[in-house]
RNA sequence: CCAGACGGCCGGGCGGUCGCGGCUUCCUUUCGGGGAGGUCGAGGAAAGUCCGGGCUCCACGGCGACAAGGCGGCGGGCAACACCCGCCGGGAGCGAUCCCAGGGAUAGCGCCACAGAAAGUAAACCGCCCCUCGCGCGUGAGUUUAGCAGGGGUAAGGGUGAAAGGGUGCGGUAAGAGCGCACCGCGGACCUGGCGACAGGGACGGCAUGGCAAGCCCCGCCUGGAGCAAGACCGAAUAGGGACAUCGCGCCCUCGCAAGAGGGUAGGGCCGUCGCUGGUCCGAGGUGUCCGGGUUGGUCGCGAGAACCGUCCGGCAACGGACGGUCCAGAGGAAUGAUCGUCGCGCCUGUCCGCAGGCGGCACAGAACCCGGCUUACAGGCCGUCUGGCCCA
Numbered sequence: 001c002c003a004g005a006c007g008g009c010c011g012g013g014c015g016g017u018c019g020c021g022g023c024u025u026c027c028u029u030u031c032g033g034g035g036a037g038g039u040c041g042a043g044g045a046a047a048g049u050c051c052g053g054g055c056u057c058c059a060c061g062g063c064g065a066c067a068a069g070g071c072g073g074c075g076g077g078c079a080a081c082a083c084c085c086g087c088c089g090g091g092a093g094c095g096a097u098c099c100c101a102g103g104g105a106u107a108g109c110g111c112c113a114c115a116g117a118a119a120g121u122a123a124a125c126c127g128c129c130c131c132u133c134g135c136g137c138g139u140g141a142g143u144u145u146a147g148c149a150g151g152g153g154u155a156a157g158g159g160u161g162a163a164a165g166g167g168u169g170c171g172g173u174a175a176g177a178g179c180g181c182a183c184c185g186c187g188g189a190c191c192u193g194g195c196g197a198c199a200g201g202g203a204c205g206g207c208a209u210g211g212c213a214a215g216c217c218c219c220g221c222c223u224g225g226a227g228c229a230a231g232a233c234c235g236a237a238u239a240g241g242g243a244c245a246u247c248g249c250g251c252c253c254u255c256g257c258a259a260g261a262g263g264g265u266a267g268g269g270c271c272g273u274c275g276c277u278g279g280u281c282c283g284a285g286g287u288g289u290c291c292g293g294g295u296u297g298g299u300c301g302c303g304a305g306a307a308c309c310g311u312c313c314g315g316c317a318a319c320g321g322a323c324g325g326u327c328c329a330g331a332g333g334a335a336u337g338a339u340c341g342u343c344g345c346g347c348c349u350g351u352c353c354g355c356a357g358g359c360g361g362c363a364c365a366g367a368a369c370c371c372g373g374c375u376u377a378c379a380g381g382c383c384g385u386c387u388g389g390c391c392c393a
Stems, first nucleotide, its partner, number of pairs: 001389010012343007020041009043364001047375002050373005055227004068223005073087005088102001089100004103218002108216002110212003125158002127154006134148002136143002166184006185207001186205002190201004231300004241291007250265006267282005305327001307326008344362001345360006
């Protein structure tokens, strides 16, 4: 210098003007409010709502079993987790490094597309080998040079497939084959090391049940439900409910012991007013005080916390601890904006390569109870560590 791997960080800066939301101080007020000042005012993801918690209400005696859902190498971290760190095993890469739902396939069931002869109690299509009173060929011996058919052996070779009953080599054989042997792989024990996953070792076994459990299933462990529209408090007018007090409840009929109920009538209201006439409704309740439930509304929940920053200590690390400092939006259908200047950035044009002019307003995005994670989106840029290659000294 080129190509790459991993980790961390930023996410336009400054100033002017106008405006918005919260809190607060002062002034003012016709008590509804208004004005001035101060101060704070989005994110690394505020997003998806996928996990784990706090908080709230509901449910719940203990233990066990079952069902449903989730998790799954080992050790550690954490309030907890499906997150994080370290390690182990497997796979990819020359490497830095990256990926893995990573328990169990002799408990049982199921599935294995297409292709292929055969896909699981394995399998003979081609090939190879052997045999045959067989057919054919040949005068014949014979049939390697002419083969065909039938029977049998063979998993070495070809072919199919994601996958075909351990791999390489030597021996062996009619040809082959763990048939025998060596090495590698594999298996269950043993020994050694490690907290452990696991690793290493020398014997033994001739090799056995191929794969799939994000198919059912088996094993182990975990798990009550709903969610801030959770929930708590205050509580107006009007209407309705209850209690008490007080005033009133004419006359007739029916029922009833009574309390009372039903019908009629006197009487009263309304149809703008008065008179006549008519219609219709009421015809027993009214008033006051108090109590309780709910609706509109208001307040709380609601941000000083698993908080942030710095230093030191422990730990490989995740993380933990000590000390010091800081206060950092709140809410309600929702404020956090607009504009100008300048610098930065990007693009275009011109260029005397110094720069000048114009344009773009400049990535993804927008708190709503809070926190820890994961995932997803993201213009442009900065820093650090490491790997491979080339060059120079």
Overview: This is a predicted structure of a 393-nucleotide RNA (Bacterial RNase P class A). It was read from a public genome assembly, where an Rfam model found it. Its Rfam family is "Bacterial RNase P class A". Its Rfam clan is "RNaseP clan".